[in-house]
A computed fold for a 72-nucleotide RNA from a Minisyncoccota bacterium, annotated as transfer RNA.
RNA sequence: CGGGCUGUGGUGGAACGGUACCACGCAUGGUUCGGGACCAUGAAACAGAGGGUUCAACUCCCUCCAGCCCGA
Numbered sequence: 001c002g003g004g005c006u007g008u009g010g011u012g013g014a015a016c017g018g019u020a021c022c023a024c025g026c027a028u029g030g031u032u033c034g035g036g037a038c039c040a041u042g043a044a045a046c047a048g049a050g051g052g053u054u055c056a057a058c059u060c061c062c063u064c065c066a067g068c069c070c071g072a
Base pairs, nucleotide, nucleotide: 001071002070003069004068005067006066007065010024011023012022013021018055026042027041028040029039030038048064049063050062051061052060
């Protein structure tokens, strides 16, 4: 320098263009002598950044940023 992949709650991972789901963790309550386990409820991400297309974008297009890989 060229190419490819990835980027989503605190962590890990999903998501036919129709408004973000699951597990763990966390908070509160129940249960227990107490803790764990279990049960119930709840908070927490507007999606790496910025544009574009669209009635509507995590999803499609462009540029950039970061990490990893391949080639020179």
The prediction has a mean pLDDT of 82. Rfam family: tRNA. It is annotated as a transfer RNA.